[in-house]
RNA sequence: GGAGAAGGAAAGCCGAAUCUAGUGUCGUCUAGAGCGGGGGAUUUUUUUAUGGGGUUAAUCGCAAAUAUUGCGAAGGGCUUACACCUUCUUGCCCGAAUCCGUCAACUAACCUCGUAGGCUGAAAAAGGUGAAGAA
Repeated sequence: GGAGAAGGAAAGCCGAAUCUAGUGUCGUCUAGAGCGGGGGAUUUUUUUAUGGGGUUAAUCGCAAAUAUUGCGAAGGGCUUACACCUUCUUGCCCGAAUCCGUCAACUAACCUCGUAGGCUGAAAAAGGUGAAGAA
C1' cells in the first nucleotide's frame, strides 16, 4: 500500500413485532400507548373421513425421482436515503415454515393473544401528495 475477515456504531431492508413508564440490578418482568392476529349474535350464507381450519406473500401445476431436485405460474419484496402513494421496465430475490386437534363462515357488543426473528448496498426511471427547513 492492497485484499480479505471479524466486531461495533450510524444509516437502512423484510416483518405486526415499536415507543413510554416502573420494577429489577443488568438476566428479566409488569403496565400503558401504537401496530397486528384469533374467537364471538341477529340477518344472510354454508355442508362435515377424500376430515376440517388458522398465521403467512408462500398456494398450485408439470416432470423426474424414491424421498430429493428442477421448471413454471398465483402471490410477495428490493431504489430515486425525510415519509408515503401511483406508474413503468429488459434488473435481482422469495415463492418457506408452523399451529389447532374433530372444531371455528361473515359477525355488533364482548372476550382473548402477539409485539419475534433474520439481514447489509440490497435495480433503472418517471409522476404526485405531505412534512421540515431556507429565502

Predicted 3D model of a 135-nucleotide RNA (c-di-AMP riboswitch aptamer (ydaO/yuaA leader)) from Desulfosporosinus acidiphilus. NCBI's taxonomy places the organism under Bacteria, Bacillota, Clostridia, Desulfitobacteriaceae, Desulfosporosinus. Rfam family: c-di-AMP riboswitch aptamer (ydaO/yuaA leader). About the family: This family represents a conserved RNA structure found upstream of the ydaO and yuaA genes in Bacillus subtilis and related genes in other bacteria. The sequence is in RNAcentral, with records from Ribocentre. The model forms 96% of the base pairs in the Rfam consensus.